């Protein structure tokens, strides 16, 4: 770096450090000195793992539960749209489903 499965309308602080940016990209809309980004502690979830419980066709598989381990998250549905197709309307637009995008895991490479 490419492949593959799986998830993506749920949940997380008025903390310290820090000093301007930030929401991937593109328009849009938003957040930000009532202080960004990045660290740190905290905190959520429960992909991997590790424990414990039941089941079973029992050196293994599921299911439920914890979470001391590995990531991961921690405004706003992946903040919304970007393609395609139904609905819908005179159109502008609106809705709905689908793809691509992209995250994050676990796998292989």
């Nucleotide at each position: 770096u490419u492949c593959u499965u799986a998830u993506c309308c749920a949940g997380a602080g008025a903390g310290g450090c820090g000093g301007a940016g930030g929401g991937a990209u593109a328009g849009g809309c938003c957040c930000u000195g009532u202080g960004a980004a990045g660290c740190c502690c905290g905190g959520c979830a429960a992909c991997c793992g590790u424990c414990a419980u039941g089941u079973a066709g029992c050196g293994u598989a599921c299911a439920u539960g914890a979470u001391u381990g590995g990531u991961g998250c921690u405004a706003a549905u992946u903040c919304c749209u970007g393609c395609a197709a139904u609905g819908u309307g005179a159109a502008a637009g609106c809705a709905u489903u689908g793809u691509a995008a992209g995250a994050u895991a676990a796998g292989a490479u």